RNA sequence: GGGCAGAUAGCUCAGCAGGUUAGAGCGCUACGCUCACAUCGUAGAGGCCGGGGGUUCGAGUCCCUCUCUGCCCA
Numbered sequence: 001g002g003g004c005a006g007a008u009a010g011c012u013c014a015g016c017a018g019g020u021u022a023g024a025g026c027g028c029u030a031c032g033c034u035c036a037c038a039u040c041g042u043a044g045a046g047g048c049c050g051g052g053g054g055u056u057c058g059a060g061u062c063c064c065u066c067u068c069u070g071c072c073c074a
Base pairs, nucleotide, nucleotide: 001073002072003071004070005069006068007067010026011025012024013023019057028044029043030042031041032040050066051065052064053063054062
């Protein structure tokens, strides 16, 4: 330098053909349970969907570009 894959909650990851309020597990907070802890149950908080631009009535999803991470080639 070229190619491929990836970037979504604190962590690990889903998101099916663009369509109403973006989800799960773990973690965190509160309550319940217990003598107490753990486990378990219930509820809750937590997101500029990597940055910018474009297409569209509408973009996490499509297009362009940049940044970062991993792998391969030279």
Predicted 3D model of a 74-nucleotide RNA (transfer RNA) from an uncultured Clostridia bacterium. The coordinates come from a structure-prediction model, not an experiment, and the mean pLDDT is 81. Its Rfam family is "tRNA". Rfam's curators write: Transfer RNA (tRNA) molecules are approximately 80 nucleotides in length. Rfam classes the family as a transfer RNA.